[in-house]
Molecule: Fluoride riboswitch aptamer (crcB RNA motif)
Organism: Planctomycetota bacterium
RNA sequence: GAUGUCGCCGGCGAUGGGGUCCGCCACCCGGAUAAGGGGAACCGGCGCUCGCGUGCCUGAUGACUCCUACCGACGC
Numbered sequence: 001g002a003u004g005u006c007g008c009c010g011g012c013g014a015u016g017g018g019g020u021c022c023g024c025c026a027c028c029c030g031g032a033u034a035a036g037g038g039g040a041a042c043c044g045g046c047g048c049u050c051g052c053g054u055g056c057c058u059g060a061u062g063a064c065u066c067c068u069a070c071c072g073a074c075g076c
């Protein structure tokens, strides 16, 4: 790296993807073991404003790490 066998497979945590860990939600209707509808977790910070709104600011992490994109500095 390939092939075979067996087992497993939910969603979410302010900007993309992988791995590990942590936290949160985890239901209802339907009946075709379906589709579909609804719901939860989640949707950054500061100032002004009664509110609607408005101005400014940080970060690709929930945490660690890697990749990608972006930004800044230095060197070639």
Base pairs, nucleotide, nucleotide: 010025011024012023013022016067017066018065019064020063021062027038028037029036044057045056046055047054048053